[in-house]
RNA sequence: GUGAGCGUGGCCAAGCGGUAAGGCACCUGACUGUGGCUCAGGAAAUCGAGGGUUCGAAUCCCUUCGCUCACCCCA
Numbered sequence: 001g002u003g004a005g006c007g008u009g010g011c012c013a014a015g016c017g018g019u020a021a022g023g024c025a026c027c028u029g030a031c032u033g034u035g036g037c038u039c040a041g042g043a044a045a046u047c048g049a050g051g052g053u054u055c056g057a058a059u060c061c062c063u064u065c066g067c068u069c070a071c072c073c074c075a
Stems, first nucleotide, its partner, number of pairs: 001071007010024003018055001026042005048064005
């Protein structure tokens, strides 16, 4: 350089045009002598960035950034 894949709360992860599930962690409460476990409840996501299409975009299109893999070239 060429091609492909990935990017979603602190971490992991679902979604595949109809407005962001779930788990861990965190906070509050119950339980317990304390802690843990368990149970109930709660907060937290510009969906890498910008633009476009659409009534509606995490999802489709374009550009771009980062990471990973394969190939090519040089040494």
Predicted 3D model of a 75-nucleotide RNA (transfer RNA) from an uncultured Dehalococcoidia bacterium.
It matches the Rfam family "tRNA". The family's RNA type in Rfam is transfer RNA.